[in-house]
């Protein structure tokens, strides 16, 4: 230095800014209405965020993980664990260069499931979880 085994640690970021007011509460007057309060991090405007490996530095290229669903197996078991499958969003133009859908400039786009006083990438929850993977230690081998 290389491949292996065991163990340990780590492994997701981001609005309570403005507007509107579905609703709801109170008061007033005779139904009905008027006035006022509260009211969306979900709507509209604006702002902000970007897991891991590869490759000229990547949310939008290639691959992986996560989420969701299904099947099979293990287990006394609602459940839990293991294996396999399905599903899996979104970018272009110009410039530089040997090389960039990755850099620079411009202009766009995307974001699981459940919950909610009202539709959520940013709030709450499964999750003090799991995991692609990163690093370290130990061990014997070449």
């Nucleotide at each position: 230095g290389c491949a292996g085994a065991u163990u340990u640690u780590c492994a997701g970021g981001g609005c309570g800014g403005g507007g509107u007011g579905a609703g709801u509460c109170u008061g007033c007057g005779g139904a009905c209405g008027c006035a006022g309060g509260c009211a969306a991090u979900u709507c509209c405007c604006g702002a902000c965020c970007g897991g891991c490996g590869g490759u000229a530095u990547a949310g939008c290229c290639c691959g992986c993980g996560a989420c969701u669903u299904c099947a099979g197996g293990c287990u006394c078991a609602u459940g839990g664990c293991c294996u396999g499958a399905a599903c899996u969003g979104a970018a272009c133009c110009g410039g530089u260069g040997a090389a960039a859908u990755u850099c620079c400039g411009g202009c766009g786009c995307c974001g699981a499931c459940g919950g909610u006083a009202a539709u959520a990438g940013u709030c709450c929850g499964g999750a003090u979880g799991g995991a692609a993977g990163a690093a370290a230690a130990u061990u014997g081998g070449c």

This is a predicted structure of a 142-nucleotide RNA (FMN riboswitch aptamer (RFN element)).
The model forms 100% of the base pairs in the Rfam consensus.
It was read from a public genome assembly, where an Rfam model found it.
Rfam family: FMN riboswitch aptamer (RFN element). Its family is annotated with FMN binding in the Gene Ontology.
Model confidence (mean pLDDT): 82 of 100.